[in-house]
RNA sequence: GAUAAGGGCAAACCUGUCGUGAGGCAGGGACGCAAAGCCGCGGGUCAGGUGAAGCUGACAGCCGGGCUACCGAA
Numbered sequence: 001g002a003u004a005a006g007g008g009c010a011a012a013c014c015u016g017u018c019g020u021g022a023g024g025c026a027g028g029g030a031c032g033c034a035a036a037g038c039c040g041c042g043g044g045u046c047a048g049g050u051g052a053a054g055c056u057g058a059c060a061g062c063c064g065g066g067c068u069a070c071c072g073a074a
Stems, first nucleotide, its partner, number of pairs: 001071001008033002013028006031061001037067003041064003044059005
């Protein structure tokens, strides 16, 4: 980050399955993505729990940050 090339990932939803739940995994499916690759470090949101807190968990496609990566026009 381009009307380039080779490609990659996969939202919602459906089916199956795991979980108290948020949600995860597999298959189908494509809304989109130049890191929509990885990391739970900071913020945020969500779930469980508590009289209230503390606590535990989830979301990397909410934002910031860190690490790594294909191509090579302006």
This is a predicted structure of a 74-nucleotide RNA (c-di-GMP-I riboswitch aptamer) from a soil metagenome.
The model forms 95% of the base pairs in the Rfam consensus.
Its mean pLDDT, the model's own confidence on a scale to 100, is 87.